Record summary: Transfer RNA from an Alphaproteobacteria bacterium, 76 nucleotides, folded computationally. It matches the Rfam family "tRNA". It is annotated as a transfer RNA. Rfam links the family to the GO term triplet codon-amino acid adaptor activity. Rfam's curators write: Transfer RNA (tRNA) molecules are approximately 80 nucleotides in length. The sequence was found in a public genome assembly.
RNA sequence: GUCCCCUUCGUCUAGUGGCCUAGGACGCUACCUUUUCACGGUGGAAACAGGGGUUCAAACCCCCUAGGGGAUACCA
Numbered sequence: 001g002u003c004c005c006c007u008u009c010g011u012c013u014a015g016u017g018g019c020c021u022a023g024g025a026c027g028c029u030a031c032c033u034u035u036u037c038a039c040g041g042u043g044g045a046a047a048c049a050g051g052g053g054u055u056c057a058a059a060c061c062c063c064c065u066a067g068g069g070g071a072u073a074c075c076a
Base pairs, nucleotide, nucleotide: 001072002071003070004069005068006067007066010026011025012024013023018056028044029043030042031041032040049065050064051063052062053061
């Protein structure tokens, strides 16, 4: 240089065109419970890497960029 794969809450992940105003677990947090703490219960905040395109509709498909990982660098 070329090609392939990956990127979603703080962490791990679900999702593969419409049911996503994006769900779950742990963590965080408020309240309840408890003499206190822990446990437990009920809530809450928290994410689609960035840009563009296709589509009636995009986390999902396509292109570019960024970051990470991998393969190859052969023949003439």